[in-house]
Context: one part of a larger RNA
Molecule: small-subunit ribosomal RNA, central domain
Organism: metagenome
RNA sequence: UUGGGCGUAAAGGGUGUGUAGGUGGUUGGGUAAGUUAGGUGUGAAAUAUUCAGGUUUAACCUGAAAACUGCAUCUAAAACUGCUCAUCUUGAAUUUGGAAGAGGAGAACGGAACUUCUAGUGUAGGAGUGAAAUCUGUAAAUAUUAGAAGGAACACCAGUGGCGAAGGCGGUUCUCUGGUCUAAAAUUGACACUGAAACACGAAAGCCGGGGGAGCAAACGGGAUUAGAUACCCCGGUAGUCCUGGCCUAAAACGAUGAACACUAGGCUUGUUAGGUACCCAAUCCUUUUCGAGCCGAAGCUAACGCAUUAAGUGUUCCGCCUGGGGAGUAUGCUCGCAAGAGUAAAACUC
Numbered sequence: 001u002u003g004g005g006c007g008u009a010a011a012g013g014g015u016g017u018g019u020a021g022g023u024g025g026u027u028g029g030g031u032a033a034g035u036u037a038g039g040u041g042u043g044a045a046a047u048a049u050u051c052a053g054g055u056u057u058a059a060c061c062u063g064a065a066a067a068c069u070g071c072a073u074c075u076a077a078a079a080c081u082g083c084u085c086a087u088c089u090u091g092a093a094u095u096u097g098g099a100a101g102a103g104g105a106g107a108a109c110g111g112a113a114c115u116u117c118u119a120g121u122g123u124a125g126g127a128g129u130g131a132a133a134u135c136u137g138u139a140a141a142u143a144u145u146a147g148a149a150g151g152a153a154c155a156c157c158a159g160u161g162g163c164g165a166a167g168g169c170g171g172u173u174c175u176c177u178g179g180u181c182u183a184a185a186a187u188u189g190a191c192a193c194u195g196a197a198a199c200a201c202g203a204a205a206g207c208c209g210g211g212g213g214a215g216c217a218a219a220c221g222g223g224a225u226u227a228g229a230u231a232c233c234c235c236g237g238u239a240g241u242c243c244u245g246g247c248c249u250a251a252a253a254c255g256a257u258g259a260a261c262a263c264u265a266g267g268c269u270u271g272u273u274a275g276g277u278a279c280c281c282a283a284u285c286c287u288u289u290u291c292g293a294g295c296c297g298a299a300g301c302u303a304a305c306g307c308a309u310u311a312a313g314u315g316u317u318c319c320g321c322c323u324g325g326g327g328a329g330u331a332u333g334c335u336c337g338c339a340a341g342a343g344u345a346a347a348a349c350u351c
Base pairs, nucleotide, nucleotide: 003323004322005321006320007305008304012319014201015200016199017198021194022193023192025088027086028085029084030083031082033081034080035077036076037075038074039073040072041071042070049065050064051063052062053061054060091191092188093187094186095185096183097182098181099180103177104176105175106174107173108172109171110154114150115149116148117147118146119145120144121143125136126135162169163168206247207246208245209244210243211242215241216240220236221235222234223233258318259317260316261315262314263313266296267295268294269293270292271291274288276286300307301306324351325350326349333344334343335342336341
């Protein structure tokens, strides 16, 4: 290995696009590779099995049978799978009209706050803490008024709400642009699902070049606390955080739950679509409906907790992964990277 599994015990790839491969809707014709049935040939002998015989028995020996579940070839069948030729519209896609949205990229603009600077008013404190001190202030601070500059983030709206494949996305306007949903028709006619490899995206931190730097703040300095205090608290403060170009690819990248399809009680809330009723319009409400987002709960499942039409239920297809703890996500080799490191990935030994 077979098997059994992967929400929490070991185990779902961070996410997508998609090649090979695997799998695949309806009806009819053909074919006969798979499949099914039968024939023929072969499948050495010995051993093993069954039966019979021999040695007084047995071991042992001899004979016969069955078996050797296989392979090759021929004949037949045509339900299923495959192949092939047609066919259909339900899967899938396209066209048209609508809808919602912090989906993405770029540019411009805005107000509050903050810090710094300039000027005025004004005088002895301010700041900070459990209490203090370091710190700051008569060279005029804090406070307050007016003005200027700068960078970063966008209060309220805001939601258990929305969008996105995931990471993630929140001031306003404009330009470019991706996806989704919906209504009624029409078109194509299985064009589909999954997806090793490959490619693309991928928070924060970090790295390289160039800018920028208000606030915050690893490192670092100082003050406290303490037995000590390389900390928690306080005063400062540099990388960094921001922009641009290029790397890095590791996260509790989590729903700790791979993708697709079908089926299997309901109730409540909420966003959204379409339709309807109430004199007209609008809001609102009620009822039905589409696609989402949540809560509760039946059957069922589960070791339990819990899950329960957004399944962890019942089935099908494909991919990834697990196989006692430690050694170890390490060594070594190889690949990638500027580096940090990443990917792949053991064994001895030990319990």